[in-house]
Molecule: Bacterial small signal recognition particle RNA
Organism: Weissella oryzae SG25
RNA sequence: AUCGAGGCAAGUAUGCACCCCGAACCGUGUCAGGGUCGGAAGGCAGCAGCACUAAGGAGACCGUAUAUUGUGCCUCACCUUU
Numbered sequence: 001a002u003c004g005a006g007g008c009a010a011g012u013a014u015g016c017a018c019c020c021c022g023a024a025c026c027g028u029g030u031c032a033g034g035g036u037c038g039g040a041a042g043g044c045a046g047c048a049g050c051a052c053u054a055a056g057g058a059g060a061c062c063g064u065a066u067a068u069u070g071u072g073c074c075u076c077a078c079c080u081u082u
Stems, first nucleotide, its partner, number of pairs: 001080001004076006010069007018059001020057002027052004035044003
């Protein structure tokens, strides 16, 4: 010096977490209009819209977990080599 193990750090990848987007109907809530029941008061179902989100997508590189290394340092141990 190489190889191996352990520790600390760095890089990369993935997952979780965070933020945002995200459903004509087959999600939820609220349901204009219209529909329907009723003598009426009102009720019922419920499209659009709006809100919240699911599957999914994207962001950030803060956090965390795992894996990995042609990166750095330390310790130990012997084989090989100088």